[in-house]
RNA sequence: GCGCGUGUAGCUCAGCGGUAGAGCACUCGGUUUACACCCGAGAGGUCGGGAGUUCGAAACUCUCCGCGCGCACCA
Repeated sequence: GCGCGUGUAGCUCAGCGGUAGAGCACUCGGUUUACACCCGAGAGGUCGGGAGUUCGAAACUCUCCGCGCGCACCA
């Protein structure tokens, strides 16, 4: 340099173009003498950046950036 994959909550990941979710973690409450487990509730996201298509984009298109794998080059 070329190709493919990937980027969504603190972490691991879901998510047919039509209200952004789960588990764990965190906070509060219940339970307990207390802690843990368990039960209930809550908070937490400009979906990697920018632009485009569309009535509507996390998703489709273009471009840039990060990460992974492969290929090529290495005078």
Molecule: transfer RNA
Organism: Hyphomicrobiales bacterium